[in-house]
RNA sequence: CCAGGAGGCCGGGCAGCCGCGUUAUCGCAAGAUACCGAGGAAAGUCCGGGCUCCACGAAGCAAGGGUGGCGGGUAACGCCCGCCGGCCCCGGAUUGCGGUUCGGGGUCAGGGAAAGUGCCACAGAGAGCAAACCGCCGAUGGCUCCCUCGCAGGAGCACAGGCAAGGGUGAAAGGGUGCGGCAAGAGCGCACCGGGAACAGGGCAACCUGUUCCGUCAUGGCAAACCCCACCCGGAGCAAGACCGCAUAGGGGUCCCGAGCCGGAAACGGCAGGAGCGCUUCGCUCCGAUGGGACCCGGGUUGGUUGCUUGAGCGCGGGAAGCAAUUCCCCGCCGAGAUGAAUGGCUGCCCCCGCGGAAAUGGGUCGGAAACGAAACCGGCCGCGGGACAGAACCCGGCUUACAGGCCUCCUGGCACG
RNA sequence: GGGCGUAUAGCUCAGUGGUAGAGCACUGUGUUGACAUCGCAGGGGUCGGAAGUUCAACUCUUCCUACGCCCACCA
Numbered sequence: 001c002c003a004g005g006a007g008g009c010c011g012g013g014c015a016g017c018c019g020c021g022u023u024a025u026c027g028c029a030a031g032a033u034a035c036c037g038a039g040g041a042a043a044g045u046c047c048g049g050g051c052u053c054c055a056c057g058a059a060g061c062a063a064g065g066g067u068g069g070c071g072g073g074u075a076a077c078g079c080c081c082g083c084c085g086g087c088c089c090c091g092g093a094u095u096g097c098g099g100u101u102c103g104g105g106g107u108c109a110g111g112g113a114a115a116g117u118g119c120c121a122c123a124g125a126g127a128g129c130a131a132a133c134c135g136c137c138g139a140u141g142g143c144u145c146c147c148u149c150g151c152a153g154g155a156g157c158a159c160a161g162g163c164a165a166g167g168g169u170g171a172a173a174g175g176g177u178g179c180g181g182c183a184a185g186a187g188c189g190c191a192c193c194g195g196g197a198a199c200a201g202g203g204c205a206a207c208c209u210g211u212u213c214c215g216u217c218a219u220g221g222c223a224a225a226c227c228c229c230a231c232c233c234g235g236a237g238c239a240a241g242a243c244c245g246c247a248u249a250g251g252g253g254u255c256c257c258g259a260g261c262c263g264g265a266a267a268c269g270g271c272a273g274g275a276g277c278g279c280u281u282c283g284c285u286c287c288g289a290u291g292g293g294a295c296c297c298g299g300g301u302u303g304g305u306u307g308c309u310u311g312a313g314c315g316c317g318g319g320a321a322g323c324a325a326u327u328c329c330c331c332g333c334c335g336a337g338a339u340g341a342a343u344g345g346c347u348g349c350c351c352c353c354g355c356g357g358a359a360a361u362g363g364g365u366c367g368g369a370a371a372c373g374a375a376a377c378c379g380g381c382c383g384c385g386g387g388a389c390a391g392a393a394c395c396c397g398g399c400u401u402a403c404a405g406g407c408c409u410c411c412u413g414g415c416a417c418g
Numbered sequence: 419g420g421g422c423g424u425a426u427a428g429c430u431c432a433g434u435g436g437u438a439g440a441g442c443a444c445u446g447u448g449u450u451g452a453c454a455u456c457g458c459a460g461g462g463g464u465c466g467g468a469a470g471u472u473c474a475a476c477u478c479u480u481c482c483u484a485c486g487c488c489c490a491c492c493a
Stems, first nucleotide, its partner, number of pairs: 001414010012350007020037002023034004039389001043400002046398005051237004057282005064233005069083005084110001085108010111228002116226002118222003133167002135163003140160002142157005175193006194217001195214008241306004251297007260271004273287004299492003313333003317330005351387007361379003365374003419489007428442004436473001444460005466482005
């Protein structure tokens, strides 16, 4: 310098003129002046909160929804940080290979498959307390032949039987490699690797390390299938809610509750029943009336005020704690509150990108001894065009998605020079 | 602004992990003098798009896109 990856940041600047919105001041009014005036995503509405209303007696259970390694951060989270583990990649060391180890980077919806249920299509002999199609063997029985006086022995068949090495099917076939062993084989035996269990040590923990034992080595996969375990969760949303005003038929329909006994002159009290309340237990409240409640069809108005923006706020200001996320202290600042909804347009200069032109040209390339020539690669000059995604609507913290172009840091690879 | 739902053949819809279906429509053919009806046969699908889980995805999960529905106040 080029290419790739990861993370963070910016996302046009200045000036003039015109225009729009809130607020403040002035003005009888029309209006004038001043300050301020979109985002990193204002988006999707996917999570978590604040705020408001509704519902709400307690405990337990059930149902429904969600989260899922461990620790920390936070108002909270499914977010963030750190660590652990699995997988993948790169580099170094070591090794005959396989592999081992160290460092770095990426990635993971990463609890439980030994609680249970379910599924594993097709293919295949066999798909889940394994199986034997091709195959290997036929030690042991059996049959035939040879030899033999006979026994013994030898050869053959593949009937019984043994095996799971190899082939084949599949996403997946109950460890892998090697040596021994065997009739052939096989953890059958052994070595190494992998796996499991117990104990010890370290760590808050996930987990790590070591020792010993285990070859009847012990459970295939799927939980983004049901499920189990642990933890969390009341519902709706600013069109929430509050107030003022205008207008209208407080009209119609369906459904539910509306109830009893005893005492008392009555008020009322008690018991039973019903509802609130998905279930259980306990408890509480309510339950005479031209009443109460739920839903639907209708009628009217489509006005205003408030909620409304000072807040888990902002600062490339300082300091402290922490690896970090983040927290604390001090200092400074106020940066939209619109309601058919403002935040824009034009001009000039500068910045970035693309295209084209001229040879009056700086660097390099090629040809040549050179003068010089060629090509049009980079820069410079001139002209033209373009500058993304996108627009607050109660407010915050996140995630996700969209985004022309540019800047910074780190890592990896390549080239050149030292 | 807020809350929900849907997307499968030209149209209307089934399909809840294991080779994508039905009705209408379309094409060919038979029947008819001809047409309709009817019979037989056939074609037509990136299951809205992209990732992920799984051996395997229309189906399960996440994100995106398009379309549709509901929500004002008063008595």